[in-house]
This is a predicted structure of a 266-nucleotide part of an RNA (large-subunit ribosomal RNA, domain VI) from a Phycisphaerales bacterium. The prediction has a mean pLDDT of 86. The full RNA is in RNAcentral, with records from ENA. Its Rfam family is "Bacterial large subunit ribosomal RNA".

Context: one part of a larger RNA
RNA sequence: CGUAGGAAUCUUGAGAGGAUAUUUCUCUAGUACGAGAGGACUGAGAAGUACUGACCUCUGGUGUACCGGUUGUCCUGCUAAGGGCACAGCCGGGUAGCUAAGUUGGGAAAGGAUAAACGCUGAAAGCAUCUAAGCGUGAAGCCCACCUCAAGAUUAGGAUUCCUUUUUGAGCAAUCAAAUGAAGAGCCGUUAUAGACUAUGACGUUGAUAGGCUGGAUGUGUAAGUCCCGAGAGGGAUUCAGCUAACCAGUACUAACGCUCGAACG
Numbered sequence: 001c002g003u004a005g006g007a008a009u010c011u012u013g014a015g016a017g018g019a020u021a022u023u024u025c026u027c028u029a030g031u032a033c034g035a036g037a038g039g040a041c042u043g044a045g046a047a048g049u050a051c052u053g054a055c056c057u058c059u060g061g062u063g064u065a066c067c068g069g070u071u072g073u074c075c076u077g078c079u080a081a082g083g084g085c086a087c088a089g090c091c092g093g094g095u096a097g098c099u100a101a102g103u104u105g106g107g108a109a110a111g112g113a114u115a116a117a118c119g120c121u122g123a124a125a126g127c128a129u130c131u132a133a134g135c136g137u138g139a140a141g142c143c144c145a146c147c148u149c150a151a152g153a154u155u156a157g158g159a160u161u162c163c164u165u166u167u168u169g170a171g172c173a174a175u176c177a178a179a180u181g182a183a184g185a186g187c188c189g190u191u192a193u194a195g196a197c198u199a200u201g202a203c204g205u206u207g208a209u210a211g212g213c214u215g216g217a218u219g220u221g222u223a224a225g226u227c228c229c230g231a232g233a234g235g236g237a238u239u240c241a242g243c244u245a246a247c248c249a250g251u252a253c254u255a256a257c258g259c260u261c262g263a264a265c266g
Stems, first nucleotide, its partner, number of pairs: 001152001005163007015149004021049007033038001051106005059100004066093005071086006111143002117137004166179005184261004188204005209255003212251005219243002225238005
């Protein structure tokens, strides 16, 4: 821009893509078969392998600054307590998120037309013959079925709902210009379950959208200060303390101020 008014929501599916895997074991049954050795068809069930979708409850990984330990050195006048630098200085753990080696699901069943093949009826050719007319069975393959996208499918589909006002000027009229600004949409702002940008989702004071604060969870592992014990290094009590990112709630303290677009052709 189109889809002949303007919108919102829900859809149909022309068409396209993906997937389609396979093994072992148990029962049927040591049965049918076979002199024996051996050893089924069929049907039922179970467990795997590889591939693949989703997810993070569990098991783990990461987690560049969440907690702790610790070395050297410099600084805060000194003690103590801290800070900087040294690969994040090194080391031990670790929230959210992301993730696999973790968890959970999938390739099931049915139908249609067939291949090779196996048949029925059956002539040409009084017989025979699956074929010439006609009718069946039959595969991981084909079409469906399953999952995803999908009306720019210009053949532009369907359904439901909402809005479809008024005025002025020019013109004979068609129409043009302007104002008003419906349903709705957008810009802008706060943003995340979204994200390269865009898009998508939530929210914008009639508000919990983000930050802050408060409480909690989680992690770390018992802070500082003071007191006691010890000659001291240290130990103990206060103290499962202190601190705590991305997590869960509550709370308007801060920031969500403002503005624009938007409809009848035949």
The organism belongs to Phycisphaerales, within Bacteria.